This is a predicted structure of a 692-nucleotide part of an RNA (large-subunit ribosomal RNA, domain II) from an uncultured candidate division WWE3 bacterium.
Context: one part of a larger RNA
RNA sequence: GUCUGCGAGUUAUUGUCCGUGGCCAGCCUAAGCGGUUAAGCCGCGUAGGCGAAGGGAAACCGAGUGCGAAAUGUGCGUUCAGUCGCGGGCAAUAGACCCGAAGCGGAGGUGAUCUACUUUUGAGCAGGUUGAAGCCUGGGUAACACCAGGUGGAGGACCGAACUCGUGGAUGUUGAAAAAUCCUGAGAUGACUUGAGAGUAGGAGCGAAAGACUAAUCAAACCCCGUGAUAGCUGGUUCUCUCCGAAAUAGCUUGAGGGCUAGCGUUGGGUAAGUACUCCAUGGAGGUAGAGCACUGGAUGGCUUAGGGACCCCACCAGGUUACCAAAACCAAUCAAACUCCGAAUUCCAUGGAUCCCAAUAUCCCAGCAUUCAGACGGCGGGGGCUAAGCUCCGUCGUCGAGAGGGCAACAGCCCAGACCGCCAGCUAAGGUCCCUAAAUACCGCUCAGUGGAAAGGAUGUGACGUUGCAAAGACAGUGAGGAUGUUGGCUUAGAGGCAGCCAUCAUUUAAACAGUGCGUAAUAGCUGACUCAUCGAGCGAUGUCGCGCCGAAAAUGAUUGGCGAUAAGCGGUAUACCGAAGCUGCGGAUUUCGUCCCGAUUCGUCGGGGCGGAGUGGUAGGAGAGCGUGACCAGUGCUGCGAAGCCGGACGGGAACGGAAGGUGGAGCGCUGGCCAGUGAGAAUGCAGAC
Numbered sequence: 001g002u003c004u005g006c007g008a009g010u011u012a013u014u015g016u017c018c019g020u021g022g023c024c025a026g027c028c029u030a031a032g033c034g035g036u037u038a039a040g041c042c043g044c045g046u047a048g049g050c051g052a053a054g055g056g057a058a059a060c061c062g063a064g065u066g067c068g069a070a071a072u073g074u075g076c077g078u079u080c081a082g083u084c085g086c087g088g089g090c091a092a093u094a095g096a097c098c099c100g101a102a103g104c105g106g107a108g109g110u111g112a113u114c115u116a117c118u119u120u121u122g123a124g125c126a127g128g129u130u131g132a133a134g135c136c137u138g139g140g141u142a143a144c145a146c147c148a149g150g151u152g153g154a155g156g157a158c159c160g161a162a163c164u165c166g167u168g169g170a171u172g173u174u175g176a177a178a179a180a181u182c183c184u185g186a187g188a189u190g191a192c193u194u195g196a197g198a199g200u201a202g203g204a205g206c207g208a209a210a211g212a213c214u215a216a217u218c219a220a221a222c223c224c225c226g227u228g229a230u231a232g233c234u235g236g237u238u239c240u241c242u243c244c245g246a247a248a249u250a251g252c253u254u255g256a257g258g259g260c261u262a263g264c265g266u267u268g269g270g271u272a273a274g275u276a277c278u279c280c281a282u283g284g285a286g287g288u289a290g291a292g293c294a295c296u297g298g299a300u301g302g303c304u305u306a307g308g309g310a311c312c313c314c315a316c317c318a319g320g321u322u323a324c325c326a327a328a329a330c331c332a333a334u335c336a337a338a339c340u341c342c343g344a345a346u347u348c349c350a351u352g353g354a355u356c357c358c359a360a361u362a363u364c365c366c367a368g369c370a371u372u373c374a375g376a377c378g379g380c381g382g383g384g385g386c387u388a389a390g391c392u393c394c395g396u397c398g399u400c401g402a403g404a405g406g407g408c409a410a411c412a413g414c415c416c417a418g419a420c421c422g423c424c425a426g427c428u429a430a431g432g433u434c435c436c437u438a439a440a441u442a443c444c445g446c447u448c449a450g451u452g453g454a455a456a457g458g459a460u461g462u463g464a465c466g467u468u469g470c471a472a473a474g475a476c477a478g479u480g481a482g483g484a485u486g487u488u489g490g491c492u493u494a495g496a497g498g499c500a501g502c503c504a505u506c507a508u509u510u511a512a513a514c515a516g517u518g519c520g521u522a523a524u525a526g527c528u529g530a531c532u533c534a535u536c537g538a539g540c541g542a543u544g545u546c547g548c549g550c551c552g553a554a555a556a557u558g559a560u561u562g563g564c565g566a567u568a569a570g571c572g573g574u575a576u577a578c579c580g581a582a583g584c585u586g587c588g589g590a591u592u593u594c595g596u597c598c599c600g601a602u603u604c605g606u607c608g609g610g611g612c613g614g615a616g617u618g619g620u621a622g623g624a625g626a627g628c629g630u631g632a633c634c635a636g637u638g639c640u641g642c643g644a645a646g647c648c649g650g651a652c653g654g655g656a657a658c659g660g661a662a663g664g665u666g667g668a669g670c671g672c673u674g675g676c677c678a679g680u681g682a683g684a685a686u687g688c689a690g691a692c
Base pairs, nucleotide, nucleotide: 001692002691003690004689005688006687011094012093013092014091015090016089017088018087019086020085021084022083023082026050027049028048032044033043034042035041036040054061055060064076065075066074067073097236098235100233104226105225106224108223109222110221116200117199118198119197120196121195122194123193124192125190127159128158129157130155134151135150136149137148138147139146163187164186165185168183169182170181171180202218204214205213239627240626241625242624243623244622249262250261251260252259253258263372265369266368267367268366269365270364278354279353280352281351282350283349284348285347290342291340292339296336297335298334300332301331302330305326307325308324309322310321311320312319375400376399377398378397379396380395381394382393383392384391405416406415407414420589421588422587423586425585426584427583431579432578433577435563436562440576442574443573444572445571446570457551458550461548462547463546464545465544466543467542468541469540470539478535479534480533481532482531484508485507486506489503490502491501514529518527519526590617591616592615593614594613595612596611597610598609599608600607601606628681630678631677633675634674635673636672637671638670639669646665647664648663652659653658
């Protein structure tokens, strides 16, 4: 891992509600006793309980009573049938749907064969090295001291096996091993190592102290018990179909991943109308969007003018100037979530109205049962943030959640559209129609960038529409010619001659020619431009708006408009046709519910069946309903050695759970109908046991 089996809302009591039955202003017995066909049944048993009356703390009063001096006031009552079984929902108390802690307690127990320390008694330490004290001899001293040589053999001395340890590394990591192996390393006469025996025990031991060790377990061992501790947490919770169908919000909470009440769901009962919702009309609420500056504030310019600054003047007092700063007032033009003289749309409230349909109904009321309290994205309006976030917090609508189908290549939240079932029928939506791939190689324009299929900014790309200037009295571009004179204008300057700079910028001759547009020179010179003529012969410039393109544009294996590829099969527009979904239609069928008709039953409340018609039938949590199957038991009725159950098989039947013929195997019990009761349904719980 697979297979097989086992595996989770039970039981008791009480309460409450519903269904159902008995009796009914009453209802019921409990223990116990008697009988019996004996886990049972029948009877007796009225102790007691509930109800029929309440109010008050109570005395007490009583359809009233409490408060109160009292009330015509006010609270609770007075109207409304109960009670005892049975079945069901839910709650409370119990382990209370099942499994799961870490833990807490026990004057309960077992452990020191591991390990820590202690104790008794034993054992072990190759070899080599160093050479303390003391002693001897000699020297030496007044005597010591001291020196030398020898002897000697000390040491938590040295090197290094056994032995003990475990420094670094590698291997090993489902190991050879639940701590090892190999290489390397530390100690190795000592606070050494070790055998055997003994002692100390769980809030205790022992500890050269690491919270170490106390039998692979230690910040309190192990076993047993309290114990099914508790678990607002995680996981799991077993057959089928039908109807409806949420929430992720508010308030409170030692509350925030829990709960309680409300909201939203469901079931039963009641009510059920233009009543609710919606629409129309009328009246009202409001201060948002916008707008405005009348208030409160902000910011700008002006005017006027306090107060300052600066300068001048001034013995003092004064005075003058000001392209400086500037209050208040005024003028102009502005800004505001916490400004408003104003002020929508939408919204909300009230009143009146609305034939039919809506209506199987909403709404509202009563009762039972819940779930939900982490929401997500998208559009719109905002707060926070950076007018960041697949960010966060509100409001509002939608979708997902709990929604399948079609589109977006793929893609919960986007677009289209809400799946009862069947069909080898039709029409459409979004989106599409070269091929992949169902359907047009339709029409008119645009684009040349593979743009389509990335910004600020930049650019004689190109198309469309304007405004404006020049132009047959010849524009624009090119070419040829001219581009002069006073004059080198004046100043400045070493120089300044159109061309460093400053000032002025006239006049003349002209077709035209600047007191000069740029290059250039030390300054001149030179080149060029403006301007003019000629040549040429038709459009040439400036500018605005819009459409589509260009640059801006760098990443890592070979690149992705989905691919191929395409100049349309790209982009914009237009028209027709077609494709396209579980949408709509057609045909057939099922089911829910309503209406209507028929039949049967009826305790006259209804119930069951059938025909026709209408409207429904996505669904998580959850509510409600109807069934299938398993194992006992009771009654009835059947099968079976001419072969029961079980097993294999699976024609065939049913809306599902399921039922099930033949045939085979097997060899003794087993069905069906109606009741009744449950240890009643397995794929999941790192489930449990077994097998492989």
The coordinates come from a structure-prediction model, not an experiment, and the mean pLDDT is 83. Its Rfam family is "Bacterial large subunit ribosomal RNA".